[in-house]
The RNA shown here (transfer RNA) has 72 nucleotides and comes from a soil metagenome. The sequence is in RNAcentral, with records from MGnify.

RNA sequence: GCCACCCUAGCUCAGAGGAAGAGCACUUGUUUCGUAAACAAGAGGUCGAGGGUUCGAUCCCCUUUGGUGGCU
Numbered sequence: 001g002c003c004a005c006c007c008u009a010g011c012u013c014a015g016a017g018g019a020a021g022a023g024c025a026c027u028u029g030u031u032u033c034g035u036a037a038a039c040a041a042g043a044g045g046u047c048g049a050g051g052g053u054u055c056g057a058u059c060c061c062c063u064u065u066g067g068u069g070g071c072u
Base pairs, nucleotide, nucleotide: 001071002070003069004068005067006066010024011023012022013021018055026042027041028040029039030038048064049063050062051061052060
């Protein structure tokens, strides 16, 4: 230099046009003499960035930051 893939909650990951979920972690409550565990509830996201297509974009297209791998 060229090619491919990845980027979504604090972490690990789903979701592939109708507008975002799980597990763990966190907070509160129940339970306990107390803690943990268990159970119940809750909070947490400009979906890496900028544009385009669309009535509508996390999703499709273009460019791009960062990361991983391959080729030279």